Model confidence (mean pLDDT): 77 of 100.
The RNA shown here (Bacterial RNase P class A) has 407 nucleotides and comes from Acidobacteria bacterium 13_1_20CM_4_56_7.
It matches the Rfam family "Bacterial RNase P class A". Its family is annotated with ribonuclease P activity, dimeric ribonuclease P complex and tRNA processing in the Gene Ontology. Rfam classes the family as a ribozyme.
The sequence is in RNAcentral, with records from ENA.
It is recorded under the gene name rnpB.
């Protein structure tokens, strides 16, 4: 200097003119005194993801003896934290460069991650391959017998052999020496593995001894088995005020007569009809009048209760932002100081202009630089908080890793 990873952090500036919301203050109107409306001026107004709504809480309502089974997550170990599938920190184990051994392996580093159990059961394991789990013999090595054939060999039958070859994502512990007809834990070292000890860590693990030639392939992101954790819904949660119009409960005024039927216990009841009197509604208010209903409960009025539409509230001062000391490898914690930072509700944050700043085309000049044009990504609050994931245009900063160049 380049690649490659990670982690912080910005993601247009600055002016000006015209709006939107939202707060306080003035001023003016209007009020049912609680506030509304309009002017004026001042303050504050989207994000790192406001996203997907995938986790985990805060806070509301509902429901709830208690255990159990279903189901559903969740899994190495310690720690942080309101909590968590998340964070920090460690352990093992995989990749991947380097070093180092005859070789397996060993060691440094940087890097993944749904990392409990495959010696409880079940199930699956594709293609290829002889054989994918009570192994198994296709080349091939090695041996017997037979038959040819001078022989080297070659056919055809038994048997040994997992060392070699091929086939697979895997082929029944590896490498190395020995052994052996060939061969093989058949012997022997390493290394790996099992099992029992001891040490050392809170733990997960680690490590050494020692005994055993090795049994028990791989998949739980098939069911399962073990621990643990789990009641539903979700600000359109809920509260609280409350109109018209429907429609429910309770209250309230004002009737007799005539005429025709009808039933009858002969007291009355009851349908029609008619004038007349009383009630009430509308003719803006009042009389007169005129008109509908009604006259034992309909309209009419009074009252009461749900609830609608509207209106408040819930609504932004919170596990809250900055900053510096503590402790802490670290997540994070505890102190002090300081700040107030959007609450809208068919839903405000905008436009439009001008100067630069990033980028970026083209031109001109040896160069420095200069002229002229395009132009700023993903996106946009809606109860709040931690998180994760996904998107994302251009730039500053820091670190690990590998190569390369120089001292």
């Nucleotide at each position: 200097c380049a690649g490659u990873c990670g982690g912080a952090c910005c993601g247009g500036a600055c002016g000006g003119c015209c709006g939107c919301u939202u707060c306080c203050c003035g001023c003016g109107u209007c009020u049912u005194c609680g506030g509304g409306c309009g002017c004026g001026a001042g303050g504050a107004g989207a994000g790192g993801a406001a996203a997907g709504u995938c986790c985990g809480a805060a806070c509301u309502c509902c429901g709830c003896a208690g255990g159990g089974c279903a189901g559903u997550g969740u899994g190495c170990c310690g720690g942080a934290u309101a909590a968590c599938g998340u964070c920090c920190g460690g352990g093992a184990c995989g990749u991947c460069a380097g070093g180092u051994u005859c070789a397996a392996g060993c060691c440094u580093g940087a890097u993944g991650g749904a990392c409990g159990g495959a010696a409880a059961g079940u199930g699956c394991c594709a293609c290829a391959g002889a054989a994918a789990a009570c192994a198994u013999a296709c080349c091939g090595c090695c041996u017997c017998g037979g038959c040819g054939g001078c022989a080297a060999c070659g056919c055809c039958g038994g048997g040994g052999u997992a060392a070699g070859g091929g086939u697979g994502a895997a082929a029944a512990g590896g490498u190395g020496c020995g052994g052996u007809a060939a061969g093989a834990g058949c012997g022997c070292a390493c290394c790996g593995c099992c099992g029992c000890g001891a040490c050392a860590g809170u733990a997960a693990u680690g490590c050494c001894g020692c005994g055993g030639g090795c049994a028990g392939g791989g998949c739980a992101a098939a069911c399962c088995c073990c621990a643990c954790a789990c009641g539903g819904a979700g600000c359109a949660a809920g509260a609280c005020c409350a109109a018209a119009u429907a429609g429910g409960g309770a209250g309230g005024a004002a009737g007799g007569c005539c005429g025709c039927g009808g039933c009858u216990u002969c007291g009355g009841c009851u349908g029609c009809g008619g004038a007349c009197a009383c009630g009430u509604g509308c003719c803006g208010g009042c009389c007169c009048g005129g008109u509908g209903c009604g006259u034992u409960a309909a309209a009419c009025c009074u009252u009461c209760g749900g609830g609608u539409a509207g209106g408040u509230c819930g609504c932004u001062a919170g596990a809250g932002c900055c900053g510096c000391g503590c402790a802490g490898u670290g997540a994070u914690g505890c102190g002090c100081g300081g700040c107030c930072c959007a609450g809208a509700g068919g839903a405000a944050u905008g436009g439009c202009c001008g100067u630069c700043c990033a980028g970026u085309g083209g031109g001109a000049g040896c160069a420095a630089u200069c002229c002229c044009g395009c132009g700023g990504a993903c996106a946009g609050a809606a109860u709040u908080c931690g998180g994760c994931u996904u998107a994302c245009a251009g730039g500053u900063c820091c670190g690990g890793c590998u190569g390369c160049c120089u001292u």